The RNA shown here (transfer RNA) has 81 nucleotides and comes from an uncultured Eggerthellaceae bacterium. The coordinates come from a structure-prediction model, not an experiment, and the mean pLDDT is 81. Rfam family: tRNA. Rfam classes the family as a transfer RNA.
RNA sequence: GCCCGAGUGGCGGAAUGGCAGACGCGGCGGUCUCAAAAACCGUUGUGGAAACACGUGCGAGUUCGACUCUCGCCUCGGGCA
Numbered sequence: 001g002c003c004c005g006a007g008u009g010g011c012g013g014a015a016u017g018g019c020a021g022a023c024g025c026g027g028c029g030g031u032c033u034c035a036a037a038a039a040c041c042g043u044u045g046u047g048g049a050a051a052c053a054c055g056u057g058c059g060a061g062u063u064c065g066a067c068u069c070u071c072g073c074c075u076c077g078g079g080c081a
Base pairs, nucleotide, nucleotide: 001080002079003078004077005076006075007074010025011024012023018064026044027043028042029041030040031039045054046053047052057073058072059071060070061069
C1' cells in the first nucleotide's frame, strides 16, 4: 500500500429501513433475615428546576424514516505484498 471484519448505556451484547438499547452482568433503593448470602420487587444513557433537547466511533449522502444502505476519515483485529 491493497483486501476482509469490527466499533451501540458502566460492562457483555441484541435490534428485518419503522418505539434505539431486548436479554444478561454491575450499580442504587426496598422485601426477606438476629445479621448476612441467596432469592424476589422497583429503578438505573447525557444535559436541564422543568418543559424539552441530545445520544449507535467521526463527517457527509440516499430516504417520509438509517444502528441498519452508500461515500470519506479515525481506531482496533485478521490476511496479502